[in-house]
C1' cells in the first nucleotide's frame, strides 16, 4: 500500500424572529441510537390461589455475570476459512423420512467375480439354482481405511497398523473436556418425531385507584331456588367451593377530570477488584411528559457531499417518545477511531 477480520463512536451545528407543549413562568426545558419490530426478560398493577390427573409453550455443550432472560463474557468440542476469525451444540435406546440419479437409501446383486449342475469329444458361450459387498457405475450420502493371511471367490472371517465408539483405570481441569494406558471387531449420514432435564398462572398502564355526572330492583320471554339455573377454580377433565338469581328482548340515561407519570436495576467523572461480562466505593447532576396527542417554520452563517474554471447552484441517511427498565433483531447518507490477519514493496 492493497485485500480482509473483530470491535467501538458520531450521526449536522450556531444565531435571530415567529409558533407549539410542560413547569416552580419577564424565565427554563422539550425525541432516538434505534424512540421501530413488540421478539425475550424484569419492575409495577389487577384477577386467581383445597387437591389430583392429562395436556400446552419455551430453552437445551461448560463455568460465570445479571433483578431476570431465549441476553452477555470467558472457555470446550466439531466444522468452514491460508489467516485474523465465522458458524453449530441435550439424548449412539426407539420410530419415521431421505428429492433426482441409482439394482438398492439399510433385511443392498445392475455390471462384475466364484465354484456346481445341464449340455458338449473338449474349451468358450448360453441356460438353471446358488455363493460373494473385493472391483466398476449412480449419488449429498453406499455398509470404517491400508496391508497381509485365509478362501472356490469373497467378507472384521482372522491378524497388524490407523481412525472412531463404548467400557475400565490413571493424570490435569470447578466444569464442558483434554491426555495416557488397557479391554471389546462394537463401526453409514442427515433431518424430524419422540424422550429427558429445566423453567413458565393469566392479562397488560386503555393495568389499576380516586373524584364527579346520569339512572328505573319499571316492562316482556325462557330457565331456576336442595329434583341447584348459573358462576369460580384464566387450557381440559375429575373433584371442590359459591349459589338466588341468570340469560335474552325492548326501553331509558351520561360529562368528564385527577392520580398512576418521570429520582431511576438513572446519567456523567474518577478509583479499586476481575482475562472479561460485571461488581464495589467516592464525587457531581436531575434530563420530554403530550392524550388525538407539543418537540416546528423562515432567514443568515458554518461543516460535509455532488456539479461547475469561477461566481454560484443543489443536497444532508434511517426514522420520530405514549407506564418504565435490561436485551435481541431490523433500518441507516456520510464520517472517525482501536486491535489484528494475509500478500507485496521500501528502509
Nucleotide at each position: 500500500a492493497a485485500a480482509g477480520c473483530a470491535g467501538g463512536c458520531c450521526g449536522u451545528u450556531c444565531u435571530a424572529u415567529c409558533g407549539c407543549a410542560g413547569c416552580a413562568a419577564u424565565g427554563c426545558u422539550g425525541a432516538g441510537g434505534a424512540a421501530a419490530g413488540u421478539c425475550c426478560g424484569g419492575g409495577c398493577a389487577a384477577c386467581g390461589c383445597a387437591g389430583g390427573g392429562c395436556g400446552c409453550c419455551a430453552u437445551g455443550c461448560u463455568u460465570c455475570c445479571u433483578a431476570a432472560c431465549g441476553g452477555g463474557a470467558a472457555g470446550u468440542u466439531g466444522u468452514c476459512g491460508c489467516g485474523a476469525g465465522g458458524c453449530a451444540a441435550a439424548u449412539a435406546a426407539g420410530c419415521g423420512u431421505a428429492a433426482c440419479a441409482g439394482a438398492a437409501a439399510a433385511u443392498a446383486a445392475c455390471c462384475g467375480c466364484c465354484g456346481g449342475c445341464c449340455a458338449u469329444a473338449a474349451c468358450g458361450g448360453u441356460g438353471c439354482a446358488g455363493g460373494c459387498a473385493a472391483g466398476g457405475g449412480u449419488g449429498a450420502a453406499a455398509a470404517g481405511g491400508u496391508a497381509g493371511g485365509g478362501u472356490a471367490a469373497g467378507c472384521g472371517c482372522c491378524u497388524a497398523c490407523c481412525g472412531g465408539u463404548u467400557c475400565c483405570g490413571a493424570u490435569g481441569g470447578c466444569g464442558a473436556c483434554a491426555c495416557c494406558g488397557g479391554a471389546a471387531g462394537c463401526c453409514g449420514u442427515a433431518c424430524g418425531c419422540a424422550u429427558c432435564a429445566u423453567g413458565g398462572g393469566u392479562u397488560g398502564u386503555a393495568a389499576g385507584g380516586c373524584c364527579a355526572u346520569g339512572u328505573a330492583c319499571a316492562c316482556c320471554g325462557u330457565c331456576g331456588u336442595u329434583u341447584g339455573a348459573g358462576g369460580g377454580u384464566a387450557g381440559c377433565c375429575c373433584g371442590c367451593c359459591c349459589a338466588a338469581g341468570a340469560c335474552g328482548g325492548g326501553g331509558g340515561g351520561u360529562a368528564g377530570g385527577c392520580c398512576g407519570c418521570a429520582u431511576g436495576a438513572c446519567u456523567c467523572c474518577g478509583g479499586c477488584a476481575g482475562c472479561a461480562a460485571u461488581g464495589c466505593c467516592g464525587g457531581a447532576g436531575c434530563a420530554a411528559g403530550a392524550u388525538a396527542a407539543a418537540u416546528g417554520a423562515u432567514a443568515g452563517a458554518a461543516u460535509c457531499c455532488g456539479g461547475g474554471c469561477a461566481a454560484c447552484c443543489g443536497g444532508a441517511a434511517c426514522a420520530g417518545a405514549a407506564c418504565c427498565c435490561g436485551g435481541c433483531u431490523u433500518a441507516c447518507a456520510g464520517g472517525c477511531c482501536u486491535g489484528c490477519u494475509u500478500u507485496u514493496u521500501a528502509u
Molecule: Bacterial RNase P class A
Organism: Bacteroidales bacterium